Predicted 3D model of RNase P RNA and transfer RNA as a complex of 480 nucleotides.
Rfam match: Bacterial RNase P class A. By type it is a ribozyme.

Parts: sequence; structure tokens; C1' cells
RNA sequence: UCAGCCGGCCGGGCGGCCGCUCCGCCUUUGGGUGGGGAGGAAAGUCCGGGCUCCAUGGAGAGGCGGUGCCGGAUAACUUCCGGCGGGGGCGACCCCAGGGAAAGUGCCACAGAGAGCAGACCGCCUUGCCAAGGCUCGUCCUUCGCAAGGUCAGGGUGAAAGGGUGCGGUAAGAGCGCACCGCGGACGCGGCAACGCGGACGGCACGGCAAACCCCACCGGGAGCAAAACCGAAUAGGGGCGACACGCCCUCUCCGCGAGGAGAGGGCAGGCCCACUCUCCAGGCUCGUCGCCCGGGUUGGUUGCUCGAGGCGGCCGGCAACGGCCGUCCCAGAGGAAUGGCUGCCACGCCCGUGAGUUCAUCUCACGGGCCCUACAGAACCCGGCUUACAGGCCGGCUGAUCCA
RNA sequence: GCUGCGGUAGCUCAGUGGUAGAGCACCUCAUUGGUAAUGAGGAGGUCGAGAGUUCAAUCCUCUCUCGCAGCACCA
Repeated sequence: UCAGCCGGCCGGGCGGCCGCUCCGCCUUUGGGUGGGGAGGAAAGUCCGGGCUCCAUGGAGAGGCGGUGCCGGAUAACUUCCGGCGGGGGCGACCCCAGGGAAAGUGCCACAGAGAGCAGACCGCCUUGCCAAGGCUCGUCCUUCGCAAGGUCAGGGUGAAAGGGUGCGGUAAGAGCGCACCGCGGACGCGGCAACGCGGACGGCACGGCAAACCCCACCGGGAGCAAAACCGAAUAGGGGCGACACGCCCUCUCCGCGAGGAGAGGGCAGGCCCACUCUCCAGGCUCGUCGCCCGGGUUGGUUGCUCGAGGCGGCCGGCAACGGCCGUCCCAGAGGAAUGGCUGCCACGCCCGUGAGUUCAUCUCACGGGCCCUACAGAACCCGGCUUACAGGCCGGCUGAUCCA
Repeated sequence: GCUGCGGUAGCUCAGUGGUAGAGCACCUCAUUGGUAAUGAGGAGGUCGAGAGUUCAAUCCUCUCUCGCAGCACCA
């Protein structure tokens, strides 16, 4: 210098005028004044949590959903950090839903002989029969055909064909035997572990798919701020269908001459709830309750609503994610929805023209004009992640190649 | 804001691991004096986009994109 990898950050600046919204103060209730006012993704709503309601808590079984190497971080996670294994790259580095296929079931289309305790189409070989030919005439050799077998070396099919190469062996072959490589592997050593290293022994059994059912381990109740609570207003506190109930006893009060009736409280039984279902325990509710449909009314206010697993700085522990301590700061809370509009200068970017450095293209510099006045995009209860979008720019670390000293 | 569902031929929909189908519509031919109907034949598909799992993806998984539907309170 060129090519590339990883991480972090910024994403217009300074003014003038006119507005919008929230909070504090003042006030003559008209307003004035001071302060705050979008993001790294506010987005997609893909995960996890806080919070609220479904009365609540506990135990067991089943179902459903999710996650899946090991260790750690965290409030929690499908996130993050470190390591292991596999794959890619010369390298920096990047990617992996990465448990179990020797528990079982299922699938492996087409092609192919054979696709799962596999298989004989061609080929190779043996035997028997028939025919033809040959000579050294043997009941020998060669060839064609048929039949019965052997074989998985070779051809061919496929994504995948039951280890690979070589030598021996054989009728031809074959882990049939041997050497090397691969695979499995008792055991030993190292490591918290995943796993790594060595390895007696085993002739090789155990193909792939679990983002197919499933098995194993672990985790998980549902709904969501339009949750939920309070105030106010209005209406027909209405109608239909369905489900389960509407039982008994005691005490008190009232009415009644009395039988008895009404109300309140309590108990038992029953019923309902007991957060996907069932069972059980503790518990809660109950004389009417619940579900669905049709119809009616209101589209108001307050709380939830922003101080929070909070930001910034320093020190300490840890390889790191992260944690602890100290100091400091308060930093949007709108509700059809504020955070804006016009304009001046500067910086950056793009386009055009002129001139110069150059040999055309290209590149660089200077001047003038124009454009965008910035890319992606905008809070809606809050937080931790992931994913996706993003003009342009800055910083740090590292790798490879080439050149110079 | 929250939640759920869907995208397959021009239209309406099936198909849910193994060469993508039906009805209507379109084109050609026959039939008819001609048209419709009918009969025969034919064409037409990036299965919304991209990645992954798998030998193989419309189908299984993830991400993005587009569209549709529902959800307020009172009695």
C1' cells in the first nucleotide's frame, strides 16, 4: 500500500422567530416565568420477566407445549460468557435445534437384481445334459445353448448397496487369513464435566431420518394496561335457550288468640370454585348462580403511569458474561395521541459547470451554482434479550500478500 | 396497543414429505344456417419472499413481507 476479520461508538452542530405538551412557582385566572421533552433500533411482537385480575396454598397422576453437548452468568430466558466436539477458511476468524437410531413403531418415492435380520440383472466360477469344432485321440480342450448351484471381487442403479488399500488364498470369490488405515472398545491416566490421550481385545456387528411418532432429563397455570380499581352519567337492572340447585335443624326479633308466616344469625348435608383435566387435603362462596344469543345505554374523569433488575464515573473480584462497594444525577409521560414549522451560518454527502495537476478513461485539488437540509425510522405500562431496517462517518485490535529500511 | 387466522392457475378452493389438482373462466376443433348449451382436446403455477432440516419441502422449523378478523365500559 492492497485485500480482509472482529469489537465499540456517532448518526448533524451553533443561533433567531413562531408554536405544542408535562411539571414547579407567581398571578389581576387573561397569562407570565423557570426546567424537562423519542431511539439504537422506540419497529417485528419472536422469547423471558415485573405488575394486575382470574379467592388462595399444597400433594399425586395424566395430557399439552417448550428446551436439549458441558460448566457458569442472570429475576428469568430459546439470551449471554467460557470450554468441548463437528464443519468451512492459507489465516485473523466464522457457522452448528449439537441428548437417545443396541426400547419400540413408522418412512426411505423414482431408478435398481436387491432399500433393511438385503440382494444374482449382466459378469465370474463349478457340476450335469445336448450340439459343433480341434488335435498330441484323452471318456482331453474350446465354444454355443439349457438346468442346478456357488459368488459380492467387477459393471450398472441410487442420496444411501452391510469398512478401505495391498498381499496371500480360492474353482471363482469373500475379513476367509495377514499388514496398515478406519470403526467399536473392557480398562488406565488427565479434566468439576462435555471430552481428550493411551489401549488389551473384537474381524466389523451397529445405514439414514427424531425441525416423524416416540423415549429420557429439565422447565412451564391462563389472560393481558382495551389487565385492573374508583368516581360520575345514561338505559328496558329487559327477553330467549341451556346446565346445576332451590333440603333439614337450632337461636333471636316482629306479626298473629292459635295453627303458622316474615326477617336476621349459626350449624349439617348438597352444589360450585379450587387457575389444562382428574383425584385428595386445607380453604373460599352459596339460595340462586353460571354460560351462550338477541336487545338497551355511555363513548366522561381519576388511579395504574413512570425512581427503575435506572444512567454516569471510580475501585475491587472474575479469562469473560457478570457481581460487590462508594460517589453523583433525576433524565418524556401524551391519550386520536405533544416532542414541530420557517430561516441564517458552518461541517458532511450527491449532481452539474469551469480551470489546474496528468497521456484518454480514471483520480485529486480550487472556484461557482443547485439538491438533501438528512439514512432507517418515531414512545403508548415498564424492563432484559433476539431478529430485522439503516445514507454516511469515526476509533481500537488482529490476519494474509507485496514493497522499502 | 393486544390477540388470532390466512397467502396454491385469471377467480373460488383442495392437496400437508416423493413429477401440483378440481370447478368456473380462456384457446382450438366438432355439432348448428348462426349463437348458447353439449362433446373432444389443449394452454396456463418463482405454491407470498429468503434461509435451515432432509436424499428430497406447497407440506417440517425459523426470519421477513402482505392481507383479513376479533378484543372498551355499564346494566